[in-house]
C1' cells in the first nucleotide's frame, strides 16, 4: 500500500402561470430526479430508509424508444414519450406528516501485522 479496525463529517428535490370552483388536489401547463456501477443514466444492472402482512411474501423496485457522434454511450446530443413508496384528505411525485429521523453510500482522521 492492499485487506481489516476505531470514530469523526456529510449524505433528497419539486406546482409558476391561467382556467374552472366543493378543490391546495380537477385541466392546460410549470417544475423534480437518493447512493454504487457503467462513456457522464429519474426509465440498462444492483441497492436504500420507509410502508403493508402472523408467516411466505408484498410495496418502495415504478417508466424508452428514434437519430446521430464515438474505439465505446437504452448514460452525450437531437427529437419524441413514459413513471413516481406509506399515512392525512373524497382526490396529491411536488401540501402535510413519520422525518431536526434512518439510510445506500460518500471523505477525512487514527490504529496496526507481514
Nucleotide at each position: 500500500u492492499a485487506g481489516u479496525u476505531a470514530c469523526u463529517u456529510c449524505a433528497g428535490g419539486g406546482c409558476a402561470g391561467c382556467g374552472a370552483a366543493u378543490u391546495a388536489a380537477c385541466g392546460c401547463g410549470a417544475c423534480c430526479g437518493g447512493c454504487g456501477g457503467u462513456a457522464a443514466a429519474c426509465c440498462c444492472c444492483g441497492c436504500a430508509a420507509g410502508c403493508c402482512a402472523a408467516u411466505a411474501g408484498g410495496c418502495a423496485u415504478g417508466a424508452a424508444c428514434u437519430a446521430g457522434u464515438g474505439a465505446a454511450a437504452u448514460u452525450c446530443u437531437a427529437g419524441u414519450g413514459g413513471c413516481g413508496a406509506c399515512a392525512g384528505u373524497a382526490a396529491a411525485g411536488u401540501c402535510u406528516g413519520g422525518a431536526u429521523g434512518a439510510g445506500a453510500g460518500a471523505a477525512g482522521u487514527g490504529a496496526g501485522a507481514a
Predicted 3D model of a 114-nucleotide RNA (FMN riboswitch aptamer (RFN element)). Rfam family: FMN riboswitch aptamer (RFN element). About the family: The RFN element is a highly conserved domain that is found frequently in the 5'-untranslated regions of prokaryotic mRNAs that encode for flavin mononucleotide (FMN) biosynthesis and transport proteins. Model confidence (mean pLDDT): 77 of 100.